[in-house]
Model confidence (mean pLDDT): 82 of 100. The RNA shown here (transfer RNA) has 72 nucleotides and comes from Candidatus Peribacter riflensis. It matches the Rfam family "tRNA". By type it is a transfer RNA. The RNAcentral record of the sequence draws on ENA.
RNA sequence: UCCCCUGUAGCUCAAUGGUAGAGCAGGGCGCUGUUAACGCCAAGGUUGCUGGUUCGAGUCCAGCCGGGGGAG
Repeated sequence: UCCCCUGUAGCUCAAUGGUAGAGCAGGGCGCUGUUAACGCCAAGGUUGCUGGUUCGAGUCCAGCCGGGGGAG
């Protein structure tokens, strides 16, 4: 320098172009002699950034930034 993959909640990951979810962690409550385990509830998101396409973008396109892999 070039090519490919990837970036979504604190963490690990989902989501056919049509309301962004789950598990774990953290919080509250229940359960009990207490803790752990278990059960219930609520909260937590500028979907890396800037543009474009579209009635509508996490998803498609372009550029940039970060991470991983490969070629030279």